[in-house]
RNA sequence: GGGCUGGUAGCUGAGAUGGUGUAGCGGUGGCCUGAAGAGCCGCAGACGAGGGUUCGAGCACCUCCCAGCCCA
Numbered sequence: 001g002g003g004c005u006g007g008u009a010g011c012u013g014a015g016a017u018g019g020u021g022u023a024g025c026g027g028u029g030g031c032c033u034g035a036a037g038a039g040c041c042g043c044a045g046a047c048g049a050g051g052g053u054u055c056g057a058g059c060a061c062c063u064c065c066c067a068g069c070c071c072a
Base pairs, nucleotide, nucleotide: 001071002070003069004068005067006066007065010025011024012023019055027043028042029041030040031039048064049063050062051061
């Protein structure tokens, strides 16, 4: 330098054909308990950056950034 894969919540990981972003752990409020733990019921929290396409983009297009692998 070229190619491929990936980047989503604090962490891990889903997301069909473009149409309400899902869950586990963690955090937090309540119930429960003498207290705590466990359990139960809630809540908050995220699309790597920019641009264009579209009524509508996590997804499809372009550029860039980061990580891994391969080729040279």